[in-house]
RNA sequence: GUCCCUGUAGUUCAACGGAUAGAACGGAGGCCUCCUAAGCCUCAGAUAGAGGUUCGAUUCCUCUCGGGGACA
Numbered sequence: 001g002u003c004c005c006u007g008u009a010g011u012u013c014a015a016c017g018g019a020u021a022g023a024a025c026g027g028a029g030g031c032c033u034c035c036u037a038a039g040c041c042u043c044a045g046a047u048a049g050a051g052g053u054u055c056g057a058u059u060c061c062u063c064u065c066g067g068g069g070a071c072a
Stems, first nucleotide, its partner, number of pairs: 001071007010025004018055001027043005048064005
């Protein structure tokens, strides 16, 4: 340099193009307990960025950026 794959909560993963983007673990608060752990309840927290297509984009297309790989 060319090509391929990939990017979603702190982490690991979901989400036919369609309802308020969900779950587990983790975090905060509460209940319970003599205290802790466990258990139960509640809360916060994410679509890499910019355009395009579409009535509607996490999903499809383009470019940029990050990560991984193949060839040179």
Transfer RNA from a Patescibacteria group bacterium, 72 nucleotides, folded computationally. Lineage of the source: Bacteria > Bacteria candidate phyla. RNAcentral holds the sequence, with entries from ENA.